Model confidence (mean pLDDT): 87 of 100. The RNA shown here (c-di-GMP-I-GGC riboswitch aptamer) has 97 nucleotides and comes from an uncultured Gammaproteobacteria bacterium. The sequence was found by an Rfam model in a public genome assembly.
[in-house]
RNA sequence: ACUGAAAAAGGCAAACCCGUCGAAAGGCGGGGACGCAAAGCCACCGGUCUAAGGGUUGCCCUCCACGGAGGGGCUUAAGACAGCGGGGUUGCCGGUU
Numbered sequence: 001a002c003u004g005a006a007a008a009a010g011g012c013a014a015a016c017c018c019g020u021c022g023a024a025a026g027g028c029g030g031g032g033a034c035g036c037a038a039a040g041c042c043a044c045c046g047g048u049c050u051a052a053g054g055g056u057u058g059c060c061c062u063c064c065a066c067g068g069a070g071g072g073g074c075u076u077a078a079g080a081c082a083g084c085g086g087g088g089u090u091g092c093c094g095g096u097u
Stems, first nucleotide, its partner, number of pairs: 001096004011036002016031006034083001040089003044086003047081003053076004059072005
């Protein structure tokens, strides 16, 4: 530098359950193992998820003193996912050079 067939020392931990934080997506801790050779770390690119807050009145509903107001819908990442793909970065063991 390349690589992961077998092995060893070990590591991580999906779903689900409990607690906790959050509007949610989801995070964290405990239990639990479907899997994982970076399932360590980083939202840079694509993608996906969420929509509290913001926007909207063209669509629906309600109210109205007919000015408008409220709710739904739609939209929006500044939120989230590294166990969706790419990229960056660090690293254990074995093999090859």